Notes: The part of an RNA shown here (small-subunit ribosomal RNA, central domain) has 351 nucleotides and comes from an uncultured bacterium.
[in-house]
Context: one part of a larger RNA
């Protein structure tokens, strides 16, 4: 010396869930596999390295002699730590009882305001559209107004830095199954725990298959402007999809661009959900506890920007990853997938 990193320079897998494997609370009794520690034995010669000598005039090079050879092996011991075996505790983990909060999920039913559209009524010359217009749309009666009805998707206020959820993501309204977290009671179990290569499942938006559905938006694509052009940006129309229900896909700036668990480490101020205490007829404001979410800031840390008990602080375990830029997240093979493709993933040149 025996890496050093991963918010923004290359790097945290999109999410949980868990096989192996890594780790792994208090005590106490055994056992000696890991550690240690003596002894034997072996570790061939050369040769490197050190030490002491002796020969070529030195040297290099040859020679003798030591030492080491940091290892194996077997034996006797130690028993603090690690193991394994056993008994036991309760803090970590669960479990139960009690209570309230929530766009957590699914599956049924309905509710109003809007936009189309179809019929009737009034009514006449325009509407629409735009920077300006044009195409469109109306005299076969549009737009405007009235009243009826049909149909689809989305739920204005309330709504919030709010609140749930592992992510993805979740909003009228009710009912029915359901999942999860939080407080408080400390009654049970008694390490049951962390993490997690392989692996399963889930995973917006767009895509695909099948069947329905189709108001409104609207890739493509038609038309009309605007340019020098104008496969655009504006209008006018407009299919696929956007919705449903069954299957596949399986990606994203899947983002806090910040991987999971624990423990410790000054404060301040908001705000959701619980206790508890002072106070009150009761409440609010107040004090205090515990979870969750925000802002600001100490110390620390950072290249710098911030970051700061929700850490990017200071420590533990355990994944995933980086390793110059470009070729390339490509080619080739492999797996998967109907298919678009996804996944795994280089080289050569080249700077």
């Nucleotide at each position: 010396c025996u890496g050093g990193g991963c918010g923004u320079a290359a790097a945290g897998g999109g999410u949980g869930c868990g096989u192996a494997g890594g780790u792994g609370g208090c005590g106490u009794g055994g056992c000696a596999a890991g550690u240690c520690a003596g002894a034997u034995g072996u570790g061939a010669a050369a040769g490197c390295c050190c030490c002491g000598g002796g020969g070529c005039u030195c040297a290099a090079c040859c020679u003798c002699g030591g030492a080491a050879c940091u290892g194996c092996a077997u034996c006797c011991g130690a028993u603090a730590c690690u193991g394994c075996c056993g008994u036991g505790c309760u803090g970590g983990a669960g479990u139960a009882c009690u209570g309230g909060a929530g766009a957590g999920g699914u599956g049924a039913c309905u509710a109003g305001a809007a936009u189309u559209c179809u019929c009737g009524g009034u009514g006449u010359a325009g509407c629409a559209g735009u920077g300006a217009a044009a195409u469109g749309c109306g005299u076969a009666g549009a737009u405007a107004u009235c009243g009826a009805g049909a149909g689809g998707a989305a739920u204005a206020c309330c709504a919030a830095a709010g609140g749930c959820g592992u992510a993805g993501g979740c909003a009228g309204g009710u009912c029915a199954c359901u999942g999860g977290a939080c407080a408080g009671u400390u009654a049970c179990u008694g390490a049951c725990a962390c993490u997690g290569a392989g692996g399963c499942a889930c995973g917006a938006a767009g895509g695909c298959c099948a069947g329905g559905g189709g108001a409104g938006c609207g890739a493509a694509c038609g038309g009309g402007a605007u340019u020098a052009g104008a496969u655009a940006c504006c209008c006018c129309g407009g299919u696929a999809g956007u919705c449903c229900u069954g299957g596949c896909a399986g990606u994203a700036a899947a983002c806090g661009g910040u991987g999971c668990a624990c423990a410790c480490u000054u404060g301040g101020u908001g705000u959701g959900g619980g206790g508890g205490g002072a106070u009150u007829c009761g409440a609010c404001c107040c004090c205090u506890c515990c979870c969750g979410u925000g802002c600001c800031g100490g110390a620390g840390c950072u290249a710098a920007c911030g970051c700061g008990u929700u850490a990017a602080g200071u420590g533990u375990g355990c994944c995933g990853c980086c390793u110059g830029g470009g070729a390339a997240g490509u080619a080739c093979g492999g797996u998967c997938g109907c298919a678009a493709g996804a996944u795994u993933a280089a080289a050569a040149c080249u700077c």